[in-house]
RNA sequence: GGGGCUCUGGCUCAGUGGAAGAGCAUCUGCUUUGCAUGCAGAUGAUCCCAGGUUCAAUUCCUGGCAUCUCCA
Repeated sequence: GGGGCUCUGGCUCAGUGGAAGAGCAUCUGCUUUGCAUGCAGAUGAUCCCAGGUUCAAUUCCUGGCAUCUCCA
C1' cells in the first nucleotide's frame, strides 16, 4: 500500500425494512437464623460515525474511524 471479517446494554452474543432481545452481571423483594442456591420483578441501548435510497433503515448502498486477520 491492497483485500477481507467484526463493531448492538457493564460483559458474551442473537436480530431476513415495520423499529431491539437472550444469557451473565447490577438493584429490589420472597425464601433462609445467616450465606449460597432458587423464584418474581426492575434498571440499563443515539444499534461505531457521516451521507444516500425508502412512507419507514440496526438491516440496503457509499465513504470514514477503530479492532482482528491475509497478501505485498
Notes
A computed fold for a 72-nucleotide RNA from Sphaerodactylus townsendi, annotated as transfer RNA. The organism belongs to Sphaerodactylus, within Eukaryota. It matches the Rfam family "tRNA". It is annotated as a transfer RNA. The sequence is in RNAcentral, with records from ENA.